[in-house]
RNA sequence: AGCGGGGUGGAGCAAUGGCAGCUCGUCUGGCUCAUAACCAGAAGAUUGCAGGUUCGAAUCCUGCCUCCGCAA
Numbered sequence: 001a002g003c004g005g006g007g008u009g010g011a012g013c014a015a016u017g018g019c020a021g022c023u024c025g026u027c028u029g030g031c032u033c034a035u036a037a038c039c040a041g042a043a044g045a046u047u048g049c050a051g052g053u054u055c056g057a058a059u060c061c062u063g064c065c066u067c068c069g070c071a072a
Stems, first nucleotide, its partner, number of pairs: 002070006010024004018055001026042005048064005
């Protein structure tokens, strides 16, 4: 070189081609003498990169980057 699987908020993961969500974390407020727990709210992603198809792409196609595995 070849084959298969993955890359999505800070972390771990979802998402029939049709508003990108969940848990934890973070921040703010409440509760408390105080912290944790608990309750309420908020911020944080243009989905690895570049093209293509489509009215519409995280999703389909092509190339590239990168991680894991198989084979050699």